The part of an RNA shown here (large-subunit ribosomal RNA, domain VI) has 246 nucleotides and comes from an archaeon. Its mean pLDDT, the model's own confidence on a scale to 100, is 81. Its Rfam family is "Archaeal large subunit ribosomal RNA".
Context: one part of a larger RNA
RNA sequence: UGAUGUCUGAAAGAAAUGAUCCUCUAGUACGAGAGGAACGAGGGUUAGAGGCCUCUGGUCUACCUGUUAUCUGUAAAGGUAUGCAGGGCAGCUACGCCUUAGAGGAUAAGUGCUGAAAGCAUCUAAGCACGAAGCCUUUCUUGAAAAGAGACAUCAUAGAACUCUCGUAAAACACGAGUUUAAUGGGACAGGUGUGUAAGUAUCAAGGCAACGAGAUAUUCAGCACGCUGUUUCCAACAGUUCAUA
Repeated sequence: UGAUGUCUGAAAGAAAUGAUCCUCUAGUACGAGAGGAACGAGGGUUAGAGGCCUCUGGUCUACCUGUUAUCUGUAAAGGUAUGCAGGGCAGCUACGCCUUAGAGGAUAAGUGCUGAAAGCAUCUAAGCACGAAGCCUUUCUUGAAAAGAGACAUCAUAGAACUCUCGUAAAACACGAGUUUAAUGGGACAGGUGUGUAAGUAUCAAGGCAACGAGAUAUUCAGCACGCUGUUUCCAACAGUUCAUA
């Protein structure tokens, strides 16, 4: 460089691939026999690279439960010791899962065709054809400040930033979603998930003169909790500030 949005792709970067085994080719080519390939095709293993969390495993100081010491006079419910122990969703992860191919072009060494200078010969002088994990594309990332400073669509005073509610983002910044014409966050409700059957009450209970009584059963797949999903405007996105522009 008028504003917003979507692009192109000059240029820059990458190592994304390496090794090995098996089967077919084939008991074939070759070889008197003994022996014994390859081009090519397919399937695994492993190292590296990239991505992901459905499964498996780990962690899970959100959470649930049991229990020890001590404190709140007792019960209940809690605090402290990241107490100890058994589980554990999301998230993060590997020990788990997925991908990691070929093709085209121009070439190097090299192999050739035609072919003279030099009546022959010669891949070379003119001309033509092959040929590598290497080079350039195809793959991925950045990328209009690429001064040759780009293109397209809409608009033409359009807009942008801060503030505010936030997260698919995050050290700050940035990025992305939303701001009542709203599901952005919280709450409530429903589902799902985790733990494992709450308190209270009733009955039973080894014993005990009695008081009392660890514990068991029922009420009760209860109670508690939720970084998940959905519904719902109940609460909060209100109110504002600055810049740019003729």